A computed fold for a 71-nucleotide RNA from a Candidatus Micrarchaeota archaeon, annotated as transfer RNA. It was read from a public genome assembly. NCBI's taxonomy places the organism under Archaea, Nanobdellati, Microcaldota. Rfam family: tRNA. The family's RNA type in Rfam is transfer RNA. Its family is annotated with triplet codon-amino acid adaptor activity in the Gene Ontology.

[in-house]
RNA sequence: GCCUUAGUGGUGUAAUGGCAGCAUAAAGGACUGUGGAUCCUUAGGACCGUGUUCGAUUCCCGGCUUAGGCC
Numbered sequence: 001g002c003c004u005u006a007g008u009g010g011u012g013u014a015a016u017g018g019c020a021g022c023a024u025a026a027a028g029g030a031c032u033g034u035g036g037a038u039c040c041u042u043a044g045g046a047c048c049g050u051g052u053u054c055g056a057u058u059c060c061c062g063g064c065u066u067a068g069g070c071c
Base pairs, nucleotide, nucleotide: 001070002069003068004067006065007064010024011023012022013021018054026042027041028040029039030038047063048062049061051059
C1' cells in the first nucleotide's frame, strides 16, 4: 500500500429497512435484627459525516478506531 471483519447504555450481547430488546452493573422502594438473596420501579445507548428512502442501527460513499490476511 491492498483486501476482509467489527464498532449499539458502565460492561457483555441481539434485532438487520418500520416503537432499539435482554442480561449484568447503578439508583430508589418492599422484605430482613443487620447484611445477602428475592420482588417492584426508575434512569442510562446506535463511532463521525454524507447520500438513498415516506422512514436508516440496518443500504451506498468517505473518514476514525480495532482485529486479521497478502505483498